Background: Predicted 3D model of a 73-nucleotide RNA (transfer RNA) from an Oscillospiraceae bacterium. Rfam family: tRNA. Gene Ontology term of the family: triplet codon-amino acid adaptor activity. It is annotated as a transfer RNA. It was read from a public genome assembly. The coordinates come from a structure-prediction model, not an experiment, and the mean pLDDT is 82.

[in-house]
Order: sequence, then C1' cells, then structure tokens
RNA sequence: GCUGGAUUAGCUCAGCUGGUAGAGCGCCUGAUUCGUAAUCAUGAGGUCGUCGGUUCAAAUCCGACAUCCAGCU
Repeated sequence: GCUGGAUUAGCUCAGCUGGUAGAGCGCCUGAUUCGUAAUCAUGAGGUCGUCGGUUCAAAUCCGACAUCCAGCU
C1' cells in the first nucleotide's frame, strides 16, 4: 500500500427483509434473612464510532474518515 471483518447500555453481545432500540451479567430500590450471599420483584442507564448522502422514515442502504483485528504484498 491492497483486501476482508468489527465498532449498539458499565461489560459480553443480539437486532442487517429500513418502520417505537433489546437480552444476559452488572448497578439502584424493595421483599425475604439476625446479617451477608442466593432467590424474587421493580427501576435507571444508549444522540447505535464520527461526518455526509438516499428515503416520508436509517442501528439497518451508500460514501468518506477514525480506532481495533486478520490476511496479502
């Protein structure tokens, strides 16, 4: 230098057939316990890497850029 993949909640990841953004773990609160853990219930937490484009509508399609990973040279 070229090619491919990844980027979504604190962490690990779904969601890709464009139509209200989710799960598990973790966290807050409550119940249970003498207390902790476990269990149960409840709640919060995201400008979906950045900037633009297409569309009535974009996490999703297109382009550029950034970071990380792999391969080729």